[in-house]
RNA sequence: GGGGAUAUAGCUCAGUUGGGAGAGCGUCGCACUUGCACUGCGAAGGUCAGCGGUUCGACUCCGCUUAUCUCCACCA
Numbered sequence: 001g002g003g004g005a006u007a008u009a010g011c012u013c014a015g016u017u018g019g020g021a022g023a024g025c026g027u028c029g030c031a032c033u034u035g036c037a038c039u040g041c042g043a044a045g046g047u048c049a050g051c052g053g054u055u056c057g058a059c060u061c062c063g064c065u066u067a068u069c070u071c072c073a074c075c076a
Stems, first nucleotide, its partner, number of pairs: 001072007010025004019056001027043005049065005
């Protein structure tokens, strides 16, 4: 330098054909208990990496950029 993959909640990850942003764990509150744990119920928590474009509508499609991983090439 070239190809490919990945980027979504604090963590691990889903998200199917473009229309509702979600699960588990964790955190907080309540119930249960003498108390804790377990369990049940509820809640908070998001710039979907960034910018731009297409579209009535974008996590999703297109372009560029950034970061990480990987393969290839190059250098004296």
Molecule: transfer RNA
Organism: Ilyobacter polytropus DSM 2926